[in-house]
Notes:
A computed fold for a 473-nucleotide part of an RNA from an uncultured Clostridia bacterium, annotated as small-subunit ribosomal RNA, 3' major domain. The coordinates come from a structure-prediction model, not an experiment, and the mean pLDDT is 84.
Context: one part of a larger RNA
RNA sequence: UGACGGGGACCCGCACAAGCAGCGGAGCAUGUGGUUUAAUUCGAAGCAACGCGAAGAACCUUACCAAGACUUGACAUCGUAUGACCGCCAUAGAGAUAUGGUUUCCCUUCGGGGCAUAUAGACAGGUGGUGCAUGGUUGUCGUCAGCUCGUGUCGUGAGAUGUUAGGUUAAGUCCUGCAACGAGCGCAACCCUUAUGAACAGUUGCCAAUAUUAAGUUAGGAACUCUGUUCAGACUGCCGAGGUUAACUCGGAGGAAGGUGGGGAUGACGUCAAAUCAUCAUGCCCCUUACGUCUUGGGCUACACACGUGCUACAAUGGCUACUACAAAGGGCAGCGAGCCGGUAACGGUAAGCCAAUCUCAAAAAAGUAGUCUCAGUUCGGAUUGUGGGCUGCAACCCGCCCACAUGAAGUUGGAGUUGCUAGUAAUCCCGAAUCAGAAUGUCGGGGUGAAUGCGUUCCCGGGUCUUGUACA
Numbered sequence: 001u002g003a004c005g006g007g008g009a010c011c012c013g014c015a016c017a018a019g020c021a022g023c024g025g026a027g028c029a030u031g032u033g034g035u036u037u038a039a040u041u042c043g044a045a046g047c048a049a050c051g052c053g054a055a056g057a058a059c060c061u062u063a064c065c066a067a068g069a070c071u072u073g074a075c076a077u078c079g080u081a082u083g084a085c086c087g088c089c090a091u092a093g094a095g096a097u098a099u100g101g102u103u104u105c106c107c108u109u110c111g112g113g114g115c116a117u118a119u120a121g122a123c124a125g126g127u128g129g130u131g132c133a134u135g136g137u138u139g140u141c142g143u144c145a146g147c148u149c150g151u152g153u154c155g156u157g158a159g160a161u162g163u164u165a166g167g168u169u170a171a172g173u174c175c176u177g178c179a180a181c182g183a184g185c186g187c188a189a190c191c192c193u194u195a196u197g198a199a200c201a202g203u204u205g206c207c208a209a210u211a212u213u214a215a216g217u218u219a220g221g222a223a224c225u226c227u228g229u230u231c232a233g234a235c236u237g238c239c240g241a242g243g244u245u246a247a248c249u250c251g252g253a254g255g256a257a258g259g260u261g262g263g264g265a266u267g268a269c270g271u272c273a274a275a276u277c278a279u280c281a282u283g284c285c286c287c288u289u290a291c292g293u294c295u296u297g298g299g300c301u302a303c304a305c306a307c308g309u310g311c312u313a314c315a316a317u318g319g320c321u322a323c324u325a326c327a328a329a330g331g332g333c334a335g336c337g338a339g340c341c342g343g344u345a346a347c348g349g350u351a352a353g354c355c356a357a358u359c360u361c362a363a364a365a366a367a368g369u370a371g372u373c374u375c376a377g378u379u380c381g382g383a384u385u386g387u388g389g390g391c392u393g394c395a396a397c398c399c400g401c402c403c404a405c406a407u408g409a410a411g412u413u414g415g416a417g418u419u420g421c422u423a424g425u426a427a428u429c430c431c432g433a434a435u436c437a438g439a440a441u442g443u444c445g446g447g448g449u450g451a452a453u454g455c456g457u458u459c460c461c462g463g464g465u466c467u468u469g470u471a472c473a
Stems, first nucleotide, its partner, number of pairs: 001473002003470003007467007015457002019421005026312008034303002042053002064298007073123001077122002079119005087102006105114003125287002128285003134281002136276003139272001141270001146185006152161003165176003191264004196232007206221002210219002235258001238252005314414001318373006330361003335354002339350004380411001385406007427449007
């Protein structure tokens, strides 16, 4: 100087407390461990691994296994020779592939080039090892308020000072004081979004007045909504009180918004030899008729069990039936697909419009109105299984999704323990997108309805500042 303390002081955080909803019990989905297996590819491991890499394993993917094949190779550069190769058809085969038939070069500045085949070796290739050899990227403490430097001063020196102190703040934020004076990386602001208004612009959007229509449908309008651009607006600016005449705090006015308005992006010096050699790159080591490459089939989907994360429930603030409102944000041409017809339905047939503020996905759902059920393993719950169908796709047996009918399991609110959340939040209800042929209860977004509690900081956890002890570095 640090680190540590079941030392001290001060402060903060959904850390506790006060509340609300969960998890832990059930069924299922998904990940992991274990076990099994020819293989169940590999990685991730307290917080910070476990709906994680994977924004989507039937083949492919795919790295694993079995079997069948290739050896200058599936891919790159170079030499020599040839001019075809590819494609199509037939046969054999699980296919890769092999054999046969058919067809047969292209461009040219005539130097050559492209492409393909054969062949020699240089070499290719490796999702093989090492993340404890590395780059790059990422997690975490933590959006915590810290981490340092120059000069000066003090100290023999390691170092100290500044950065401590008194206030204050979300903040090393600011003020005052001080052997310090300044500066840098962080904080804040600048960026995006949301909340208010104005100007400009009115089509595909809008409709107050005038006509018109089944309909903002058409004429028309530029007010309103909305969309887009550019501005304005919030700065403790104003008033009062407190405070050191300070910083600042409390209250008030005006205001759409008030003291960082809400949300996001943004992550200092560093810590964990943290993660990743399987995104990629890369040193070294290793394989080279195989640890490379191709193919078919299988596996990654197994199942006594254990754990994590979710979904659905256990019902009456509910289930079912009928009728009937109100969104936002997105996607669409190998696409979205209206309408009509068929089908109980999944879906099929036909087909208008739309490269989309124009057409379409698209029905928002919870809510509301009316009826029914009357506390039961039920008109709750939907697992499981059977049968019949539909869709995608060469192909749904292993191993997809959906529909209909039948079946109708566990489950009556969950032990110890444990998680999230302070406001348009929790809870609850639907909608969309990426990936994607098909395949979400996951992920990422969008809106609808919309709470309770917060005395406070004694205690648990984590963090910051100062101080103290230490046989630790």
It matches the Rfam family "Bacterial small subunit ribosomal RNA".